Predicted 3D model of RNase P RNA and transfer RNA as a complex of 430 nucleotides. It holds a member of the Rfam family "Bacterial RNase P class A". It is annotated as a ribozyme.

RNA sequence: CGAGCAGGCUGAACAGCUGCGGGCAGAAUCCCGAAAGGGCCUGUCCGAGGAAAGUCCGAGCUCCACAGGGCAGGAAUAACGGCUAACGGCCGCCGGGGGCGACCCCAGGGAAAGUGCAACAGAGAGAUACCGCCCGCUUUUGCGGGUAAGGCUGGAAAGGCGGGGUAAGAGCCCACCAGCGCGCGGGAGACCGCGCGGCUAUGUAAACCCUAUUCGGAGCAACACCGCAGUGGGACGGAAGGCGUCGGCCCGGCGCGUCCCUAGAAGGUGGCAUCGAGCCGCGGCGGCAACGCCCGGCCAAGAUAGAUGGCUGUUCACGACAGAACUCGGCUUACAGGCCUGCUCGUACU
RNA sequence: GCGGGCGUGGCGGAAUUGGCAGACGCACCAGCCUUAGGAGCUGGCGGGUAACCGUGCAGGUUCAAGUCCUGUCGCCCGCA
Numbered sequence: 001c002g003a004g005c006a007g008g009c010u011g012a013a014c015a016g017c018u019g020c021g022g023g024c025a026g027a028a029u030c031c032c033g034a035a036a037g038g039g040c041c042u043g044u045c046c047g048a049g050g051a052a053a054g055u056c057c058g059a060g061c062u063c064c065a066c067a068g069g070g071c072a073g074g075a076a077u078a079a080c081g082g083c084u085a086a087c088g089g090c091c092g093c094c095g096g097g098g099g100c101g102a103c104c105c106c107a108g109g110g111a112a113a114g115u116g117c118a119a120c121a122g123a124g125a126g127a128u129a130c131c132g133c134c135c136g137c138u139u140u141u142g143c144g145g146g147u148a149a150g151g152c153u154g155g156a157a158a159g160g161c162g163g164g165g166u167a168a169g170a171g172c173c174c175a176c177c178a179g180c181g182c183g184c185g186g187g188a189g190a191c192c193g194c195g196c197g198g199c200u201a202u203g204u205a206a207a208c209c210c211u212a213u214u215c216g217g218a219g220c221a222a223c224a225c226c227g228c229a230g231u232g233g234g235a236c237g238g239a240a241g242g243c244g245u246c247g248g249c250c251c252g253g254c255g256c257g258u259c260c261c262u263a264g265a266a267g268g269u270g271g272c273a274u275c276g277a278g279c280c281g282c283g284g285c286g287g288c289a290a291c292g293c294c295c296g297g298c299c300a301a302g303a304u305a306g307a308u309g310g311c312u313g314u315u316c317a318c319g320a321c322a323g324a325a326c327u328c329g330g331c332u333u334a335c336a337g338g339c340c341u342g343c344u345c346g347u348a349c350u
Numbered sequence: 351g352c353g354g355g356c357g358u359g360g361c362g363g364a365a366u367u368g369g370c371a372g373a374c375g376c377a378c379c380a381g382c383c384u385u386a387g388g389a390g391c392u393g394g395c396g397g398g399u400a401a402c403c404g405u406g407c408a409g410g411u412u413c414a415a416g417u418c419c420u421g422u423c424g425c426c427c428g429c430a
Stems, first nucleotide, its partner, number of pairs: 001346010012315007020047007030039003049321001053332002056330005061219004074215005080092004094108001095106004109210002114208002116204003130151002132147006159177002162174003180197007223270004232261006243255004278298004283294004316319001351429007360376003369413001378394005396403002406422005
């Protein structure tokens, strides 16, 4: 210098004028209100994000349900060790795969409990002799038997390959490799290394299924409180008169008035604004790391038709994706450009 | 906020337990018929010279994916 890999930061800046939402303080007049208070006004402070998004996981919070245990059904997860409030997240490590490498990817339990499926091709797809090879019979054609070493098809064909052996062959025997089981050693563990043994078991569980672990449901439009009208219940009053209804008439009751209770459309308040699994200090200590502990500092938007805008000037690399709505921890997705750190490969020079 | 479904030629829509993707209809193109048009009949009809690529997109499982799985994008519906 070129090509890459991994991680982190940032997300136009400054000034002036003018709006909008919220908190706090003040307030003579003015407006609303009986008052408390509110409006208007003045000052001051704060005012979107790394994803506020998708709503895919995990929680806080709230209500409902629930004696305890088991079985069945459903959903999710899946090597091992750790971190965390928790997680399907993160870190480390093991095994497998890819890359020359830095590094990246893995849904990574079980196919020896059982069932299903494997189209086409091929003789044959867990069950098989088509061709070939060998033996016997047969004049020949052919028939019977043995054989998975060779041919063909296929993604997959009796562990692979070499030697011995045999009528021809075959783990039939032997060496090496792969797989399985046992023993020893190492490791916290997944696992790794060595030795021995018999000789074999197609693939698919992101097909049904089996094993292990976890899981009650709903969601801030949750939920709590206040509450006009109308509804339901109770108590009291009915002195005089009238109307309706209980089939007509008499008595009586109800419809009437006042008060209380229950529940509660509309509407309002809380939940809800930061006191918290909080943020910052490239602080110290422990740990490979995720993370934990200690010290110091900080308190940071918040409505209920829903606030961040506009104009002017200067500068630049000419500005991407996009905007809170109960709150956190993750994941995923979108994103113009700029900056930083560490590392790899190639080329050239020293 | 909670939950469910769909995406295949230009359009509607098949493809059942994974096995040669586009059946069928509409539209379109060409030919026949007709003086002409319509109707009718016949043939063609995703892209590409071909190899091959094509089921919203990106991956994965599998010998093999429209179908199974994960993520994502868009659309539709239900409940409060």